Predicted 3D model of a 73-nucleotide RNA (transfer RNA) from Phycisphaera sp. The prediction has a mean pLDDT of 82. It matches the Rfam family "tRNA". Rfam classes the family as a transfer RNA.
RNA sequence: UGACUCGUAGCUCAGAUGGCAGAGCGCUCGACUGAUAAUCGGGAGGUCGGCGGUUCAAGUCCGCCCGGGUCGA
Numbered sequence: 001u002g003a004c005u006c007g008u009a010g011c012u013c014a015g016a017u018g019g020c021a022g023a024g025c026g027c028u029c030g031a032c033u034g035a036u037a038a039u040c041g042g043g044a045g046g047u048c049g050g051c052g053g054u055u056c057a058a059g060u061c062c063g064c065c066c067g068g069g070u071c072g073a
Stems, first nucleotide, its partner, number of pairs: 001072007010025004019056001027043005049065005
C1' cells in the first nucleotide's frame, strides 16, 4: 500500500430478500429456603464503530474514515 472479512447491551453472539433492536450469560428486584445454591418470575442496560448519501423508512444498501483479523506486495 492493495484485496477480503468483522465492528449490534458489561461479555459471547443473532437479527434472508430494508419495515417495532433481540437471545444466552452477567447485573438488579422478587418468589422459593432456617440460610445459601439451584430453579422460577419481573426489571434496568443500546446515539447498532464514526461521518455523509440513497429511501416514505437503514443495524441492513452505497461512499469515505477509524479499529480488529486473514492474505498478497